[in-house]
RNA sequence: AUGUUAUCAAGAAAGGUGGAGGGAGUAGACCCUUUGAAACCUUGGCAACCCUCGUCUUCGAGAAGGUGCUACAUUCUAUUUCGCUUAUGCGGAAAAAGAUGACUU
Numbered sequence: 001a002u003g004u005u006a007u008c009a010a011g012a013a014a015g016g017u018g019g020a021g022g023g024a025g026u027a028g029a030c031c032c033u034u035u036g037a038a039a040c041c042u043u044g045g046c047a048a049c050c051c052u053c054g055u056c057u058u059c060g061a062g063a064a065g066g067u068g069c070u071a072c073a074u075u076c077u078a079u080u081u082c083g084c085u086u087a088u089g090c091g092g093a094a095a096a097a098g099a100u101g102a103c104u105u
Base pairs, nucleotide, nucleotide: 001105003103004102005101006100007099008098013043014042015041016040017039021032022031023030026078027077028076029075044070045069046068047067049066050065051062052061053060054059074097079094080093081092082091083090084089
């Protein structure tokens, strides 16, 4: 990097370096940001995918280790489809794409 699979409306801080961007891509919006963005480092914390223990169907507990995360629903919308509505729109399901874990090549 490719592929498979599970989850994604919950949760969780501060300091240092840094110095203008960031919220994946495309388009439209909206938001965050010199009252310091991204990135990196340190210490916390959250989670419970791998893991540990019990159960051995599945579920429960744990948090040493591996890992991830720590503004806004994956920030919202876009594609397909169903329902409601006079219309504008509203709600549900699915897909595509993305993120993370585990496994595989």